[in-house]
RNA sequence: UGACUAGCUCAACGGUAGAGCAUCGGACUCUUAAUCCGCUGGUUCUGAGUUCGAAUCUCAGGUCACCCA
Repeated sequence: UGACUAGCUCAACGGUAGAGCAUCGGACUCUUAAUCCGCUGGUUCUGAGUUCGAAUCUCAGGUCACCCA
């Protein structure tokens, strides 16, 4: 200095947190794979503050990565 959001990789003007993959169920198939359809899955790292309203802004802390000395 940057990052932290679903099992993984990542989105998300201060105004209902989503996508792909994976998992699960179904269709298809002699069977499997592939393909197609559908569902599920979230204390947005923790705490506090500002605000009618915070993943988003502010402060403190934690973990990780990088840079300078």

Predicted 3D model of a 69-nucleotide RNA (transfer RNA) from Nostoc sp. GBBB01. The source organism's lineage runs through Bacteria, Cyanophyceae, Nostocales, Nostocaceae and Nostoc. Rfam family: tRNA. Rfam's curators write: Transfer RNA (tRNA) molecules are approximately 80 nucleotides in length.